This is a predicted structure of a 1410-nucleotide RNA (small-subunit ribosomal RNA) from Erythroxylum suave. Taxonomically the source falls in Erythroxylum (Eukaryota, Streptophyta, Spermatophyta, Gunneridae). The coordinates come from a structure-prediction model, not an experiment, and the mean pLDDT is 81. It matches the Rfam family "Bacterial small subunit ribosomal RNA". Rfam links the family to the GO terms ribosome and structural constituent of ribosome.
RNA sequence: GCAGUUCGAUCUUGGCUCAUGAUGAACAUUGGAAGCAUGCUUAACCCGUGCAAGUCAUAAGGGAAGUGGUGUUCCAAUGGCAGAUAGAUGAGUAACAAGUAAGAACUUGCCCUUGGGAGGGGAACAACGGCUAGAAACUGUUGCUAAUACCCUGUAGGAUGAGGACCAAAAGGAGGAUUAGUUAGUUGGUGAGGCAAUAGCUUACCAAGGCGAUGAUCAGUAGUUGGUCAUGAGAGGAUGAUCAGCCACACUGGGACUAAGACACCACCUAGACUCCUAUAGGAGGCAGUAAUGGAGAAUUUUUUGCAACGGGCAAAAGUGUGACAGAGCAAUGCCUUAUGGAGGUAGAAAGCCUACUAGCUGUGAAUUUCUUUCUCGGAGAAGAAGUAACGAUGGUAUCUAGGGAAUAAGCAUCAGCUAACUCUAUGCCAGUGGCCACAGUAAUAUAGAGGAUGUAAGUGUUAUCUAGAAUAAUUAGACGUAAAGCAUUUGUAGGUGAAUUUUUAACUCCACCGUUAAAUCCCAGGGCUCAACCCUUGAUAGGCGGUGGAAACUACCAAGCUAGAGUAUGGUAAAGGCAGAGAGAAUUUCCUGUGGAUUGGUGAAAUGUAUGGAGAUCGGAAAGAACACCAACAGUGAAAACACUCUGUUGGACUGACACUAACACUAAGAGACGAAAGUUAGGGGUGUGAAUAGGAUUAGUUACCCUAGUAGUCCUAGCUAUAAACUAUGGAUACUAGGCACUGUGUGUAUUGACAUGUGCAAUGUUAUAGCUAACACAUUAAGUAUCUCGCCUGGGGAGUACAUUCACAAGAAUGAAACUUAAAGGAAUUACCGAGGGCUCGCAUAAGUGGUGGAGCAUGUGGUUUAAUUCUAUACAAGGUGAAGAACCUUAUCGAGGCUUGACAUGCCUUGAAUCCUCUUGAAAGAGAAGAGUGCCUUCAGGAAUGUGGAUAUAGAUGGUGCGUGGCUAUCGUCAACUCAUUCUGUGAGGUGUUAGGUUAAGUCCUACAAUUAGUGCAACCCUUGUGUUUAGUUGUCACUGUUGAGUUUCGAACCCUAAGCAAACUGCCAGUGAUAAGCUAGACGAAGGUGAGGAUGACGCUAAGUCAUUAUACCACUUAUUCCCUGGGUAGCACAUGUGCUGCAAUGGUUAAGACAAAGGGUCAUAAUCUUGUCCUCAGUUUGGAUUGCAGGCUACAACUCACCUGUAUGGAUCCAGAAUCGCUAGUAAUCUCCCGUAAGCCAUAUGAAGAUGAAUUUGUUCCCAUUCCUUGUAAACACUACCCACCACACCAUGGGAGUUGACUAUGACUAAUGUUGUUACCUUAACUGAAAGGGGACAUCAAAGUUAGGGCUAGUGAUUGAAUUGAAGUUGUAACAAGGUCACUGUACUGGAAGGAGUGGCUA
Repeated sequence: GCAGUUCGAUCUUGGCUCAUGAUGAACAUUGGAAGCAUGCUUAACCCGUGCAAGUCAUAAGGGAAGUGGUGUUCCAAUGGCAGAUAGAUGAGUAACAAGUAAGAACUUGCCCUUGGGAGGGGAACAACGGCUAGAAACUGUUGCUAAUACCCUGUAGGAUGAGGACCAAAAGGAGGAUUAGUUAGUUGGUGAGGCAAUAGCUUACCAAGGCGAUGAUCAGUAGUUGGUCAUGAGAGGAUGAUCAGCCACACUGGGACUAAGACACCACCUAGACUCCUAUAGGAGGCAGUAAUGGAGAAUUUUUUGCAACGGGCAAAAGUGUGACAGAGCAAUGCCUUAUGGAGGUAGAAAGCCUACUAGCUGUGAAUUUCUUUCUCGGAGAAGAAGUAACGAUGGUAUCUAGGGAAUAAGCAUCAGCUAACUCUAUGCCAGUGGCCACAGUAAUAUAGAGGAUGUAAGUGUUAUCUAGAAUAAUUAGACGUAAAGCAUUUGUAGGUGAAUUUUUAACUCCACCGUUAAAUCCCAGGGCUCAACCCUUGAUAGGCGGUGGAAACUACCAAGCUAGAGUAUGGUAAAGGCAGAGAGAAUUUCCUGUGGAUUGGUGAAAUGUAUGGAGAUCGGAAAGAACACCAACAGUGAAAACACUCUGUUGGACUGACACUAACACUAAGAGACGAAAGUUAGGGGUGUGAAUAGGAUUAGUUACCCUAGUAGUCCUAGCUAUAAACUAUGGAUACUAGGCACUGUGUGUAUUGACAUGUGCAAUGUUAUAGCUAACACAUUAAGUAUCUCGCCUGGGGAGUACAUUCACAAGAAUGAAACUUAAAGGAAUUACCGAGGGCUCGCAUAAGUGGUGGAGCAUGUGGUUUAAUUCUAUACAAGGUGAAGAACCUUAUCGAGGCUUGACAUGCCUUGAAUCCUCUUGAAAGAGAAGAGUGCCUUCAGGAAUGUGGAUAUAGAUGGUGCGUGGCUAUCGUCAACUCAUUCUGUGAGGUGUUAGGUUAAGUCCUACAAUUAGUGCAACCCUUGUGUUUAGUUGUCACUGUUGAGUUUCGAACCCUAAGCAAACUGCCAGUGAUAAGCUAGACGAAGGUGAGGAUGACGCUAAGUCAUUAUACCACUUAUUCCCUGGGUAGCACAUGUGCUGCAAUGGUUAAGACAAAGGGUCAUAAUCUUGUCCUCAGUUUGGAUUGCAGGCUACAACUCACCUGUAUGGAUCCAGAAUCGCUAGUAAUCUCCCGUAAGCCAUAUGAAGAUGAAUUUGUUCCCAUUCCUUGUAAACACUACCCACCACACCAUGGGAGUUGACUAUGACUAAUGUUGUUACCUUAACUGAAAGGGGACAUCAAAGUUAGGGCUAGUGAUUGAAUUGAAGUUGUAACAAGGUCACUGUACUGGAAGGAGUGGCUA
C1' cells in the first nucleotide's frame, strides 16, 4: 500500500468479496509450567439453605451462671449511635438524567478550630411477676420500676471547611414528516397557602397567552461520562464489560413515618401477581448482596479460608462485627514469560513416499557418543507487622541448597488464484469442497487419504460482532450530456449569498495571560517484581468551556457619500408573441341540371365496395366544415408548452442609440402562485376530410396485425376540469475570465458610391469549424461539458418498484409523495477486434444466364441404411460418409459366430536340463493335436567347451484388429490454388488496438504503379521443377531407311539426311509499332513468330477453421484382460431380404441393330497375340421388333486341396421390365464436353460395369451480373462473442420462498370520559365518644371532604400475531403457445395518453432520435 470478480480483449462507472486489528466471546480439536488479569452480554425469570449490620454493661433498671467475700462472665428488653454507607443491577429515562462552564434564594448528624453556657420540676412505659387467648405468627389484661427515654417551664441558639438539595444561559450529544399542529395550570399577573429555600409548587380571581418546518407534539429505540477498540496524516466510525464519577431502580404499583440525611435493597402501611406454612379461623416471604439450585441460552466459576492487611460501623478503651476487602479453588477466557533438550554424529541405516529405474526426499533427523536439569527426593525457609512486645488467612508458598537420571511435556490449520507452501493414489457433475471467482463429467496441485512443504505454536482453526480498507454518504474529500442523478417552464416569500469609498462599534476573527477540564487510562522519563505482562513515582500536550486585556485587515453592525450591477424616463427598429373581430381564394365531399353510356375503385396480386334505378369521366350552379400551397431559409418571436392566408382593434416583452434621473434597489430560491403538447373528461354546439373501437375483404400454418373497402368516439368551436411526455440541448439559474476562421438575423456607425452591391467595426441573437483546456471515451470547446464564485434541485449496485400501505389532489381516468421483505454478482457507459444482417458499395467463381450431356422412372452391378441372424466383424455418416478403408471375403484373408483344443504360450530376450539338425512310416481324429516305431550323428575347438537348432522345466514377461481420435504424435480431408496471413522499428491512442495492409488506378494475384506517418522484411502469389508444343547441336545400337546392292523379311552391306530415341542449347520478354492512360503501372489492337500476353497440363496447398477423420497401417499415454478380451484348428458368416437410398453399367433404338471386308493410335505389360468409333457393301424398315438383354434350362471349359452356400469363361436354348422419364437435381468453357475402344496394378482364380492411366473421333454456348449459392475488400448497425442453428419477450402449467389486500379474530401500549376507591398526608370537626394530667385550653380517636394507586366500564388511537380466500412479484438443466425486441430484426424503435387483444403486443393521436 492493496487485491479478486462484469468483457473475446479494453478503459470506465459501480456493487459484492478478501488480506489487518479487536472481543466479558462461543464451538471443534489438542493441551507442560509460572505470573498478572477476567468470568450470566440471554429471563429486572423463579429462588431451598447458610452467611452479608451491628455495637455500647463507663446511659439506666433487672435476670442468669458462679461464689466464703470482693470481683468476674453471659443475657433479653428500655435507651444511644449506626442500619440513607459499603455491595448488586441497568428495567425505566431522549430528560437539566448525564457531561462542560458560570451563578444565588438554602440546609448539614458525628468530627476539627474558636466563642458562649443554667438550671428547675413532673408523670409514665417495657423488661420482670400473676392471670389469660392462639396450631403458629403473635397477643390480651393486671401489678411494679429506672434513665442521657418522655412531658412542662426557662436559658442559649454564631463562623469555617467539605458534602448535599434546588434553580439555570449558549453550544454539543441517533434516526423517523408515510408523526404538522400542540398546550388548559397550559403562558403571565395579583392575593393567599406551602417549602430548607425560589417558583403555577398549590389555590382563588384576572388576562389569553406559551411551543412549532432552526421540526413542536407523537411513536419507537437507549442509562450517561471518564474511557475502550481499531484506522490513522487526521477528521470521523463503533462501543459504554472489568476500574472510576454521576443517575435510576430494589417482586409490580401507590404512600407516608422516623431522621442531619430516605419517601429507605436485607425498615413500615396498603393494593396486585406469585410462592410457602396451616389445626382452614389465619399467617409468612421478596438473592438486580455472597456462595448455591432450577430455568432460559452458543455461553460465564466454590453452598471455600480469614478478619493478618486496607476501609467503614459501634465503643472511653480492650475489643467486636464486616460474603466490603484480603486470599485460595475452578476455566488456555485473555495478556505475558518459559520448557519440551544442547553439542558432535553419514554406513547418507532400516522404513515410508516418489521415480526418467539411474536416483531423489523425509534427513544430522533417528540410532550412537558426550554434556546439562525447569522434574523428583532430603535439608533450610521469608518479606509483607504499620516507632516496645504479641498478632500471617495466604503457606511450609516464593526463594536457597546436597544427590540422581533425558528422564515428565506438540499440536492445529493450510498448500488452484487472491495467499506463504506440490506430488502420488482413490473417486468420476457421484461423493464432496467453497470467503469471492469457482472446482469435480476417468490423467482433479481445488473432493478424500498418503508422503512432503508452509504458517502458527500451548495453542490452532471456525463462527458471531465492530472498525479499517470504503473518497461505496465525500467538512477535510464525490458526482449529475450518454454510466444512478437537472424539477416541463416561470414569478416570487422565508433563507443563503452579495459591487466600490470613508467612518463607528467589536458580535465573528486574531494575539497575550488566567481559571477549569477528578483520579485511573493513553504518552514521555525513571524505578520495583530474575525479564515481561503487571505495579509504583514524577512530568507533559492538544482540543473544549469560561474570564481579563488588546488589535481592527476580513465578515458583520452604524452613518455618509459614489456609479461600473439593477432600474426609470426618452428616440428608433424587427418579429408565425398573446387576445378579439371581419374578410378572401385553391382543394375536398355532398346536392341539383346537362352531355355520355360501362365499368369504376383498389393492390405485390386480388377481393369486399360502386354502377343501366345511369356510376366513373366532363360542363355549369349551390351548400358545408376543416386547413392555409408557393414565399419558406438549421430564418424570426415567446419563460416553456408553442406560434404561419389577409386586414383591423387591443395588449406583453426584446434589441439598439444618445443621454438625464434613482443610488445596490441585486442573484438564487425550500414551501407557495401562475402557465403547461397530445390523449382523456363535463355541458352545449359543429361534423368536410381523417380516423382508435367495430364490420367486411385479403394475406397466412394461424392472426384479435401489417395491405384494402367502410366507419363510431375523437380531431374543430365555447365554458370548465385534468397536470402528464424521449415536456430533450437527455446539459438548472446568475456573474466574470479564457486563440481564431467562416456563415447568418436585428440594429448603430466608418470608408466608398447617385444608388444597389461591396468592405471594416460596436452591441444583441442564431449556427458551423477548430486551438488551449477538460473528458472513461464519444465528444464539448466565448451559446463550454474549460477556469472560478454564489445558490437551488437531485444521485448512491441490479431487480422487487415508481409497486404496496398511508396521506393530499382529481368528476373519473389517474397524478404527487413513496417503502420493505425477498432475490442477485453483477446490471451499466464509451470505445476495440472478429462475426453476423431478409444494410449499402465494389469484386470474383460452370454461381446464375446461354448451351450441352446426364441423374431422378426400367433391369442389372456395387455401396449404405433398415430389418433379420448363432454371427451377419469393425470403421466412414451435411457439403467434406455411402464403387470409402478394400490395388480385388470360396479356405486363407478374418478382426465375427458354433464346435474342439493349448496355457511362459504362434512370436522376442535371458537361465537350467537334454537331444545335433533333419527326414520317413504307422494308429486315432473333422483338423489342430495325441500316441508309437525307425533313419541320421554334421561344423568350430586352446579338448574345458562353443555356434546354430529341437524337446522339457522354472521365472521375469509375451500377446491382443480390447477401450478412449474428447489424452496424443504422424498422416489426411475441407474452406481453397481462395489471396490472403504476419513481424521488426517508427508514429498514434490511458488502453484493447490502429497505422503499414487504407486511398486513386490496375491485375489471375497484398500483381504492379502513384499518393500517403510510415520505412523495411517474412510466409503465401508469381518464378525456379516435370510433361507437352518449335528449332538446333551431339550420339547413331538391339531403334530408323532417301540413294546403291541384297534377303522370305531393314534380313544384311553401305550411309547419318529423314523419323525416332535422350542429353544439352536456343526460343516469349508486353521485347517492337499504334492508340489509350497521369509522360505511371497497365489495357486494347497489330506485326513478327512453332507458340503472345500465366502458351497448355501437372506437381506445388500460407496463417488458420471444423475437439473434422484415423488408437483397425504404424507409433504412443492411461485404463481394463492374462487356463483368456491371448494362441491353434474345423465348419459357417461378412454374399442373408417385405423395403428405402447413393454411385455406376446396359438400354429404350434407324445419327440404329446385324453381318462381311479394309486403313490409321498411344501408353503399358511381357510367354505370345490385338484397337474401336470410322469407311464401303449385305439384311432388318418403326414393331416391344433381327430394339433390349435381365432371368432360367442343358452341355462344356479353366483355376484351386476344395467352386453347394459362394467364382469366372464358352456354346446352345429362353427372351422379363423398358418406347426418353414427376417434383427436383448434377457435370462441363477447347483438343474441353460427348462418343469410341486399348492397357496396367491387385503373385491360383475372380464377382472390374470399379479404380488408375492411354490414345482415336471431336462440338455448342457465354463480350451479361437482376436473382440463387459461395467468396474478397471497404463502409454501416448490433442487446450476439458457443458469435443468427446467436440472443431474447410475455401469458399459461408445475415447485419453492417472502409479501400486499381480506369477513374477521387474539394480544401489547396509550390518551380521554364515567363509576368505584385501599393505605396515607392535608383540611374541617356543628354533633358524638373518651384515657391520663389539668383550673382550662391544647392534644387524641372516630366521622366527613380533597388528592389518589389498583379495579370496573364506554367509544377511540397506535402497534404486533393470526385468518377461509385473493393479488402481483422472485427463484427454479432440458414443459406449452407464439416470436414482441436486438441487423432496415423482416410493419424503424422508443415515449405520454385513451381504446383493444390468449400472450408477447396492435392500431389511433401528439412528441423524440437514443